About this RNA
A computed fold for a 1151-nucleotide part of an RNA from Oscarella tuberculata, annotated as large-subunit ribosomal RNA, half B. Model confidence (mean pLDDT): 80 of 100. It matches the Rfam family "Bacterial large subunit ribosomal RNA". Clan: LSU clan.
Context: one part of a larger RNA
RNA sequence: UUUAUCUUAAGGAACUCGGCAAAAUAACCCCGUAAGUUCGCAAGAAGGGGUACCACUUAAUCCCGUAAUCAAUCGUGGAUUAAAUGGUCGCAGAAAAGAGGGAGUGCCGACUGUUUACCAAAAACACAGCUUCCAGCAAAUAUUAGAAAUAGUAGUAUUGGAGGUGAGGCCUGCCCAAUGAUUGUAUCUAAAACCAAGUGGUGAUUAAGCUAUUUGGAUAAGGACAAUUAAAUGGCCGCGGUAAAACUGACCGUGAUAAUGUAGCGCAAUCAAUAGCCAAUUAAUUGUUGGCAAGUAUGAAUGGCGUAACGAGUGCUCCACUGUCUCAAGAUAAAAACCAAUGAAAUUGAAUUCGUAGUGAAGAUGCUACGUACAAAUUGUUAGACGAGAAGACCCCAUUGAGCUUUACUGGAAACUUAUACUGUUCACAUCAAAUUAAUUGUAUUAUUGGUGGGAAGAGUGUAUAAACAUUCUAAAACCACUCUUUAAUUUUGAGGGGGACUUAGACGGCAAAACCGACGAAACGUGUAAGUCAGACAGUUUGGUUGGGGCGACCGCCUUCUAAAAAGUAACGAAGGCGUACACAGGGUAAAGAUAUAAUAGUAUAAAGCCUGACUGUAAAGAUGACAAUCUGAGCAGGGCCUAUAUGGGCGGUUAUAAUGACCCGUUAAUAUAGAGUGAAAUAGUUAACGAUCAACGGAUAAAAGUUACCAUGGGGAUAACAGCGUAAUAUCGUUCAAGAGUUCAUAUCGACGACGAUGUUUGCGACCUCGAUGUUGAAUUGCGGUAUCCUGGAGGUGCAGCCGUUUCCAAGGGUUGGACUGUUCGUCCAUUAAAACCGUACAUGAUUUGAGUUCAGUGCAUCGUGAGAUAGCACGGUUUCUAUCUACAAUUUGUAAAGGAAACAUUAUAUAUAUUAUCUUCUAGUACGAAAGGACCGAAGGAUAAUCGUCCACUGGUGUACCAAUUGUAAUUACAUGUUGGGUAGCUACGACGAAAAGUAUAAUCGCUGAAUGCAUCUAAAGCGAGAAGACUAAUAUAAUUUUUUGUUUCCGUCGUUUAACGACUCAGGGCCGUUCAAGAUAAGGACGUUAAUAGGAUCUGUGUGUGAGCUACGGCAACGUAGUCCGCUUAAGAUUACUAAUGCCCGG
Repeated sequence: UUUAUCUUAAGGAACUCGGCAAAAUAACCCCGUAAGUUCGCAAGAAGGGGUACCACUUAAUCCCGUAAUCAAUCGUGGAUUAAAUGGUCGCAGAAAAGAGGGAGUGCCGACUGUUUACCAAAAACACAGCUUCCAGCAAAUAUUAGAAAUAGUAGUAUUGGAGGUGAGGCCUGCCCAAUGAUUGUAUCUAAAACCAAGUGGUGAUUAAGCUAUUUGGAUAAGGACAAUUAAAUGGCCGCGGUAAAACUGACCGUGAUAAUGUAGCGCAAUCAAUAGCCAAUUAAUUGUUGGCAAGUAUGAAUGGCGUAACGAGUGCUCCACUGUCUCAAGAUAAAAACCAAUGAAAUUGAAUUCGUAGUGAAGAUGCUACGUACAAAUUGUUAGACGAGAAGACCCCAUUGAGCUUUACUGGAAACUUAUACUGUUCACAUCAAAUUAAUUGUAUUAUUGGUGGGAAGAGUGUAUAAACAUUCUAAAACCACUCUUUAAUUUUGAGGGGGACUUAGACGGCAAAACCGACGAAACGUGUAAGUCAGACAGUUUGGUUGGGGCGACCGCCUUCUAAAAAGUAACGAAGGCGUACACAGGGUAAAGAUAUAAUAGUAUAAAGCCUGACUGUAAAGAUGACAAUCUGAGCAGGGCCUAUAUGGGCGGUUAUAAUGACCCGUUAAUAUAGAGUGAAAUAGUUAACGAUCAACGGAUAAAAGUUACCAUGGGGAUAACAGCGUAAUAUCGUUCAAGAGUUCAUAUCGACGACGAUGUUUGCGACCUCGAUGUUGAAUUGCGGUAUCCUGGAGGUGCAGCCGUUUCCAAGGGUUGGACUGUUCGUCCAUUAAAACCGUACAUGAUUUGAGUUCAGUGCAUCGUGAGAUAGCACGGUUUCUAUCUACAAUUUGUAAAGGAAACAUUAUAUAUAUUAUCUUCUAGUACGAAAGGACCGAAGGAUAAUCGUCCACUGGUGUACCAAUUGUAAUUACAUGUUGGGUAGCUACGACGAAAAGUAUAAUCGCUGAAUGCAUCUAAAGCGAGAAGACUAAUAUAAUUUUUUGUUUCCGUCGUUUAACGACUCAGGGCCGUUCAAGAUAAGGACGUUAAUAGGAUCUGUGUGUGAGCUACGGCAACGUAGUCCGCUUAAGAUUACUAAUGCCCGG
């Protein structure tokens, strides 16, 4: 020191996120008991009193005896219980042990209960009650891949299942537009199968047949459509004006909606603003409670509001209580330490493993410089080794996953529906549809004009006449074909409907059972196949990139200019703009004339009309430009053209040039006739010309694709964010300068605009350089170290300095810089003090030292957003903080060796390190100086007081005091029961106690001066010379160190023998060590004392101290408990003295 335990003066929550932890309460009996209330509770409310032992008395109950028996009676009977009275002892009588702390007031949940085995016990789940929906029994629903079967149920709507809400009380508003559910279904839409009609191919054929294919008709569920439904999913507005102060707006107007939030509650567990405003509580309240209240993000079974009881829930307050704290101290046990025995682990590139400053992949034991440094250990402390542990969980990335969601994409079980098979015969009826035949007063209008197509005749007019032609009259009118509407008849076919008879599939019941019988019955269910609908029940997947991290935003192809640095080219989420066409004339050629499609840039020549189509076909040298794929320019040649004012080679292959766009695949159209699966054809393919992409994420992953993860995972990244460092310094802080102005006057006592220039590296940023095979994050505790731009204390100058107060500036970092209320807070506001309550840095110092309230995992609720899974620098309740220290470092303690023979004792400090006292108050000077007064000093002194800090100590006071004394409970008794508890207390240790912590000198800072020139004056001097001057610096003073390696100083002590003559051997001196007895010394070592010539320890004796009068006995008193006397007794730890009774016996080293 840690863990566990005990005690503590005075104070009593000041501790802290928070009374965490501890203390306190506690048993039985009696008395007494509030608000509230669902009348049960609350309640053990709260708050009081009693309790031992002895004697005696009384009462009750039971027993015994008496009584022949029952009852009663009686008994100096017994036992138990209760009570009264009197007495005895103690500090204390539930004496030990066991054994509720209480009260008030909010929130949430009614309650008992359940839950994340291993971080969440809750407000979450459940619950009784309420309510909605489904289900008529071969029930709904559920289990199973399916079948059989089972649960539901040996139940039957007062039942079973599913969802929501969550006791009881008062209540539960408006909306059916959306989404869903339910019901309906005239009409529309619509699959397979079915029916009908075509078409292509083949075929010599417009034949048959075969084959391929298309279209149409009719229809179920479904959808459209109509309605119902909110205790289904859900939702529940805005603008303007208005009352004679102002404000407000009962009132008015207007727009929108499916409806416009009602009752209630309300700064709330409810975004932010917010620490809302007022009141209460407090000295002080970001807390709490009560009010106010547009809460523009409250609100009614996603239930709203109240609520007695209940709660290891979560807030606030009070009483009691205390070591939580002021402020710590002592004691005990077990660890730790030493010895003996036994004996792990993580870790480990290798280690010969210092400090400071610098450098450097930007934080060095290892590099550079300087400094420091004999060697080896032990005990401790954790500042560092970007310590150990875990290939970071945050963040980003990956064409890596997984869980979950949905109106992502693609599928898809189940379900619903249709057809068909299992699945029979027959009779008759009506209805509908189709087919055939026939007909039709088909609205009005002179009227029996249906529609469409074909289509004569007639009349009139014109051209001289005729013909012919043209035209007109009426919408049409004869006639023919097709056809609609409506009606009738006929037979056939089909459909569904209800009915009769027969047969007996089917399935049900009875029996052991195929049979048989009964009831049901040709329906339904069911199963197979085909088809339509629905379908996150389930499944597989997708869900872009760039990006000064990612996300949100923006962008993604093409053209022009600048950037771009005079060839070309050249980046950025650089600065500016455009394009996704247009035009049959805006094209071609052409005279005259002088005007122009489009951005920007560049540039220059060219119209209109008339005339035309070169906005042609084929081909192409050469060149430009590209990673490629692409792209661009293009003379010339051939063909056949256009224009012309006709030409050595006239111009024309669109637009004056530069944008106006899209690869491959696939498909379509036209052409072609290259291939044609035995042959012939065809299908099909190819080729040519076109067409179809905001494939705009524009070199285009698919024909076809969104989210969420805090339940998460894997692989990677310091290629990339959050912390910290580093760089930068926009921002921030501080300063300098200029001086407009303020300051009555006056820029500079003080303040200082508009500007200019800097410093710092404390803010907010920017950058993304170390670290993602981990550098733990806010605040608090503890312990510091440093800076100065100084808050106080010290010394000065100026002042708009009379004094006292101030203000500003200069020097100065030695010391100091408080306690509380609120909040997680840093900060901040407030209370009370103070000389002052300074600001920063140190990985926003310090988690291998602590804490864990906040932030930042998993649970849960509210508000809001989202269809949803879920989300929120929004709120709220809850929620595992590992590490035995190897090295460095630091604190302390030893050993070895060296220091010119071996030793002992004493001393010093050149040098080195640390350093300490600081501040306030009072009194005197002095009510003086000053001042009109009010007020009121400097300097100096005193001894005094106080506070803080540091150090030492234990006579006093207090604490502790587990080997001291006494009292006392339970057990018959001893021991024992963590000293059982209680009252005292020696030594030691301690604080709350006591004592102490001078004065001065030297050199200076700012500043103030002397003399004095440069400059005949003046001048403190960035001249020489000489002074004064600070809590600061240095001395001084205190402490430590002689390993200071060229070796400090002083004093004292210490030799003989042998030989092979040596740095030899032996014995021993001075001295030392081991060993022993030990200590106010101590982890172990070490240090001190002593070792028989001895008081070192123990014992003994005495003394002191503490306790408080021992046991036994005797005497006396009392019925007894017990008391009095012998007795200031007895006992007495660690203290003092005396005393050898016990133990300190002995051995070794050493010139």

It is recorded under the gene name rnl.
The RNAcentral record of the full RNA draws on ENA.
Taxonomically the source falls in Oscarella (Eukaryota, Metazoa, Homoscleromorpha, Oscarellidae).